[in-house]
RNA sequence: GUUUCCUUAAUCUAAAGGUAAGAUAUCACCUUUUCACGGUGAAUAUACGGGUUCAAUUCCCGUAGGAGAUA
Numbered sequence: 001g002u003u004u005c006c007u008u009a010a011u012c013u014a015a016a017g018g019u020a021a022g023a024u025a026u027c028a029c030c031u032u033u034u035c036a037c038g039g040u041g042a043a044u045a046u047a048c049g050g051g052u053u054c055a056a057u058u059c060c061c062g063u064a065g066g067a068g069a070u071a
Base pairs, nucleotide, nucleotide: 001070002069003068004067005066006065007064010024011023012022013021018054026042027041028040029039030038047063048062049061050060051059
């Protein structure tokens, strides 16, 4: 230089065109003499910029970051 793959919450993992799910962690409440465990609830995310579509995490292009192959 060419080329392939990946990027979702603080962390891990789903959703493969129909409006973001689950677990851990955090916070609040309940329980407990207290802590822990347990129960209920809340907040937090689609790397970035465009395009297609009635509708995009999903499909296409580019940028950034990471990993690999080849020379």

RNAcentral holds the sequence, with entries from ENA. This is a predicted structure of a 71-nucleotide RNA (transfer RNA) from Candidatus Vidania fulgoroideorum. Lineage of the source: Bacteria > Pseudomonadati > Pseudomonadota > Betaproteobacteria > Candidatus Vidania. It matches the Rfam family "tRNA". The family's RNA type in Rfam is transfer RNA.